A computed fold for a 93-nucleotide RNA, annotated as Glycine riboswitch aptamer. It matches the Rfam family "Glycine riboswitch aptamer". Its family is annotated with glycine biosynthetic process in the Gene Ontology. Its mean pLDDT, the model's own confidence on a scale to 100, is 78.

RNA sequence: UGGAGGAACUCUGGAGAAUCCCGCUUGACGCGGGUGCCGAAGGUGCAAGGUCGCAAGACCGAAUCUCUCAGGCCAAAGGACAGAGCAUGAAAC
Repeated sequence: UGGAGGAACUCUGGAGAAUCCCGCUUGACGCGGGUGCCGAAGGUGCAAGGUCGCAAGACCGAAUCUCUCAGGCCAAAGGACAGAGCAUGAAAC
C1' cells in the first nucleotide's frame, strides 16, 4: 500500500397467528383458568457424510426443515435474517 474474515456495538429494513371466552378485582394494559392458532428469540429432533464396532448398534452431524418445551397471536415491544456504519485487520503486490 492493500482490504479477506469475523464476535460485540450503533442505525435501517424485517413475516406469521385471538383486540377470543370465563372468573377475580373499584378499575385496568393486572391476576387465575379455558379453547383455538403461529414460528423468525432461545431450545428439541435429523439427511448426506464421518468415527467406533466382527455384527447388532452407538456417537458426531445443517437449515427459514421439524416439534411447539419456552415464546408469541390490534398497536407498541420483541424478532431469525439482510444491508450500512464503527473498530480490527490476513494474503498478494